[in-house]
RNA sequence: GCGGGUAUAGCACAAGGGUAGUGUACUUGCUUGCCAAGCAAGAUAUACGGGUUCGAGUCCCGUUACCCGCU
Repeated sequence: GCGGGUAUAGCACAAGGGUAGUGUACUUGCUUGCCAAGCAAGAUAUACGGGUUCGAGUCCCGUUACCCGCU
């Protein structure tokens, strides 16, 4: 330099155009003499910039970071 892949919550992953969810962690409450466990509730996210569309995490283009391969 060229090609391909990945980027979503603190962490690990879903959602294949129509309300962004799950597990775990965190906070609060209930339960208990205390802790743990259990139950209930809550907060926290689509890497960035454009485009297509009534509507984009999803499709298209570019950028950034990381991974793999080729030279």
A computed fold for a 71-nucleotide RNA from a Patescibacteria group bacterium, annotated as transfer RNA. The source organism's lineage runs through Bacteria and Bacteria candidate phyla. RNAcentral holds the sequence, with entries from ENA. Rfam family: tRNA. The family's RNA type in Rfam is transfer RNA. Gene Ontology term of the family: triplet codon-amino acid adaptor activity. Its mean pLDDT, the model's own confidence on a scale to 100, is 81.